[in-house]
RNA sequence: GGGCGCGUAGCUCAAUGGUAGAGCAUCGGCUUUACACGCCGAGGGUUGGAGGUUCGAUCCCUUCCGCGCCCA
Numbered sequence: 001g002g003g004c005g006c007g008u009a010g011c012u013c014a015a016u017g018g019u020a021g022a023g024c025a026u027c028g029g030c031u032u033u034a035c036a037c038g039c040c041g042a043g044g045g046u047u048g049g050a051g052g053u054u055c056g057a058u059c060c061c062u063u064c065c066g067c068g069c070c071c072a
Stems, first nucleotide, its partner, number of pairs: 001071007010024004018055001026042005048064005
């Protein structure tokens, strides 16, 4: 330098164009003499940045940034 893949909550990951979710973690409650386990609930997101297509974009297109793999 070229090709491909990935980037979404603190972490690991879903969501095939129509209100962004789950598990774990955190916080609160129930339970216990207490802790743990268990149960219930809550908070937490500019979906890497910018632009485009569309009535509508996490999703499609372009470009940039970061990470990984392959080729040279």
Molecule: transfer RNA
Organism: Actinomycetota bacterium